[in-house]
Context: one part of a larger RNA
């Protein structure tokens, strides 16, 4: 509960596609169950409101009037809304040309580092720490050189940078492929916005099957530290981290800020386009479009702060909140191999 809100106080769904629904650009014509007007009927009386009167006043009572709003009928109006028809181009989309990008998928290739193996040189230490020890090493380690194998990640470039709906994306090349921006006109002619449900995607960890395993490393073992040390430090090290396929579906999934549209001072940096001026050319300069940052007028805000990338001013649609705890739990349902997820209370208590 006809109210107020959702950056940080409770509250924006993790993200998209999109069904129903809600909402809908500029004209013309017709129509009209919405809407508006007139008349009328009805809605008992009393009451409320206005006027008058009666109890000495008032309360109270009597009489008259009016109003409100609901419903029905008739007639009318056509601005708005609906419906039907027709037209338009500015919203939306298509085409053409150009452009940037770690957007995605697959395959191939590369160097540095690391580790393992073999061989050469070489000898007593190495490693590690606050200090040590466990550990490795005379069956020759560490160091150094050569050759070969392996897996994972891609220094510099690198940026307040770029791309993507979000999660996220970074060595190089190729193939396939999604989206975006700008410019010119041409075309379609409202085809739009939002979006319950539904569907798809969704870091890390985790799960299933098979592979792979260099480094790192939950668990675990050992050495230290300590009163103890199920830790922090050290030596090892399994799962995992990697790949393929199939699940899981959660995050401080954050800009803690839903999507779309319109309007409202500027200054400055940067990315990608276009035009003009200039120029041999590239810069520079002016204007313009789309992004990404910083600072700030008005305004907003409890304050912090936000401020044309709004948290300003409005519109459309969806989601969500309503004291703390119990609790994102129980029960039930649905989903999952499981772990668990989604939906979601109450008693009681302060």
């Nucleotide at each position: 509960u006809u109210g107020g809100g959702c950056g940080u106080a409770a509250a924006g769904g993790g993200u998209g596609u999109g069904u129903a629904g809600g909402u809908g650009g500029c004209g013309u014509u017709g129509u009209u169950a919405g809407u508006c007007g007139u008349u009328u009927g009805u809605g008992a009386a009393a009451g409320c409101c206005c006027g008058a009167g009666g109890c000495u006043c008032a309360a109270c009572c009597u009489c008259g009037g009016a109003a409100a709003c609901g419903c029905g009928a008739a007639c009318g109006a056509a601005a708005c809304g609906g419906c039907a028809a027709u037209g338009c181009u500015u919203g939306a989309g298509u085409a053409u040309g150009u452009g940037a990008g770690a957007g995605g998928u697959a395959a191939g290739c590369g160097g540095a580092a690391c580790u393992c193996a073999a061989g050469g040189u070489g000898u007593a230490g190495g490693g590690g720490u606050g200090a040590a020890a466990u550990c490795c090493g005379u069956u020759g380690a560490u160091a150094u050189c050569u050759u070969g194998g392996g897996g994972a990640a891609c220094a510099c470039c690198a940026a307040a940078a770029g791309c993507g709906a979000a999660g996220g994306c970074a060595g190089c090349u190729u193939a396939c492929u999604g989206g975006c921006a700008c410019a010119u006109u041409a075309c379609u002619g409202a085809c739009a916005c939002u979006g319950a449900a539904a569907c798809a995607c969704g870091a890390a960890a985790g799960c299933g099957u098979g592979g792979g395993u260099a480094g790192c490393g939950a668990a675990u073992g050992g050495g230290a530290u300590u009163a103890g040390a199920u830790a922090c430090c050290c030596c090892a090290g399994u799962a995992g981290u990697c790949c393929a396929c199939g699940c899981c579906c959660u995050a401080a999934a954050c800009g803690a800020u839903c999507u779309u549209c319109a309007c409202u001072a500027g200054c400055u940096u940067u990315u990608c386009g276009g035009a003009g001026u200039a120029u041999c050319g590239a810069c520079c300069c002016u204007c313009u479009g789309a992004g990404a940052g910083g600072c700030g007028a008005a305004g907003c805000u409890a304050a912090c702060g936000c401020g044309u990338u709004a948290a300003g001013u409005g519109a459309a649609g969806c989601g969500c909140c309503u004291g703390g705890g119990a609790a994102g739990u129980a029960c039930g349902g649905c989903c999952g191999c499981a772990a668990g997820g989604c939906u979601a209370a109450a008693a009681c208590u302060c």
A computed fold for a 350-nucleotide part of an RNA from a metagenome, annotated as small-subunit ribosomal RNA, central domain. Model confidence (mean pLDDT): 86 of 100.